[in-house]
RNA sequence: GCCGGUUUAGCUCAGCUGGUAGAGCAACCGCCUUGUAAGCGGUAGGUCGAGGGUUCAAGUCCUUCAACCGGCA
Numbered sequence: 001g002c003c004g005g006u007u008u009a010g011c012u013c014a015g016c017u018g019g020u021a022g023a024g025c026a027a028c029c030g031c032c033u034u035g036u037a038a039g040c041g042g043u044a045g046g047u048c049g050a051g052g053g054u055u056c057a058a059g060u061c062c063u064u065c066a067a068c069c070g071g072c073a
Stems, first nucleotide, its partner, number of pairs: 001072007010025004019056001027043005049065005
């Protein structure tokens, strides 16, 4: 330099044919317990890596850039 992949909650990851974002763990509150852990219930937490475009509508499609991973040279 060229090609491909990944980027979504604090962490690990889903998200189908574009229809307005979820799970588990962690955090917080409660229940239970003599108490702690475990278990059970609930709450909060997101500019979906950054910019631009297409569309009535973009996490999803197109494009540029960045970070990381892999391959080729």
A computed fold for a 73-nucleotide RNA from Methylobacterium sp., annotated as transfer RNA. Its mean pLDDT, the model's own confidence on a scale to 100, is 81. It was read from a public genome assembly.